This is a predicted structure of a 60-nucleotide RNA (Fluoride riboswitch aptamer (crcB RNA motif)) from Crenalkalicoccus roseus. Rfam family: Fluoride riboswitch aptamer (crcB RNA motif). Its family is annotated with positive regulation of gene expression and response to fluoride in the Gene Ontology. The prediction has a mean pLDDT of 82. The model forms 100% of the base pairs in the Rfam consensus.
RNA sequence: UGCCAUCUCGGGGAUGGAGUCCCCCCUAACCGCCGUGAGGCUGAUGACUCCUGCCACGUC
Numbered sequence: 001u002g003c004c005a006u007c008u009c010g011g012g013g014a015u016g017g018a019g020u021c022c023c024c025c026c027u028a029a030c031c032g033c034c035g036u037g038a039g040g041c042u043g044a045u046g047a048c049u050c051c052u053g054c055c056a057c058g059u060c
Base pairs, nucleotide, nucleotide: 010025011024012023013022016051017050018049019048020047021046032041033040034039
């Protein structure tokens, strides 16, 4: 200095925040889908719950 393994800390899971659980990563995990292109589509979750924001319908 390089490589591998383990532990600790930490980080990540297509648009914000929090809790719980699950999974993944150690310089990676992660960075949605359709379409040749133009262009088009769904969703604030990895899953559940709550808050904020957004959209649709109805009532006062």